[in-house]
RNA sequence: UCCGACAAAGGCAAACCCGUCGCAAGGCGGGGGCGCAAAGCCACCGGGCCUCUGGGCAUAGGGGCGGCCGGGCUGCCGGAC
Repeated sequence: UCCGACAAAGGCAAACCCGUCGCAAGGCGGGGGCGCAAAGCCACCGGGCCUCUGGGCAUAGGGGCGGCCGGGCUGCCGGAC
């Protein structure tokens, strides 16, 4: 640097439920595990989706999603070079 078990030590935590913040998408905490070799961090970069406002339509603006993809940074174990 690349790759990823039939290992080892672990880690994270979907849906759903409870509490809480938010108009909402969604966030946080607890429970819970669908899954994840980065399901660790980043919305500053490119795309996509969701939500709110305006609004006859169109154009626009604010917010959100990293477990939607790309991308950047960092990391355990092992294998190959």
Molecule: c-di-GMP-I-GGC riboswitch aptamer
Organism: Firmicutes bacterium UBA911